[in-house]
RNA sequence: GCGCCAGUAGCUCAGCGGAUUAGAGCGCGGCCCUGCGGAGGCUGAGGUCGUGGGUUCAAAUCCCACCUGGCGUACCA
Numbered sequence: 001g002c003g004c005c006a007g008u009a010g011c012u013c014a015g016c017g018g019a020u021u022a023g024a025g026c027g028c029g030g031c032c033c034u035g036c037g038g039a040g041g042c043u044g045a046g047g048u049c050g051u052g053g054g055u056u057c058a059a060a061u062c063c064c065a066c067c068u069g070g071c072g073u074a075c076c077a
Base pairs, nucleotide, nucleotide: 001073002072003071004070005069006068007067010026011025012024013023028044029043030042031041032040050066051065052064053063054062
C1' cells in the first nucleotide's frame, strides 16, 4: 500500500431487513430498608450512534470520503 472487521451512555455490548420514542447489564445520583452498608428494594440522570457529506418524506441502519483501533497479506515475475 491492499483486503476484512470494529467504533452506539463512564465501562462491556445489543439494535445495523430504513419509521417501534435509541436500549440492556455493570457503574453513578436520590429515596426506602437496616445496628451499619459496599448487601437488598424502588427510582432517576447520563447519548447530537467515530467525523464530514450524499440518498430519502424519514438514516445508528443505505452510499461516498476521511479518522482511530485490530487482524490478514506483501507471493511470482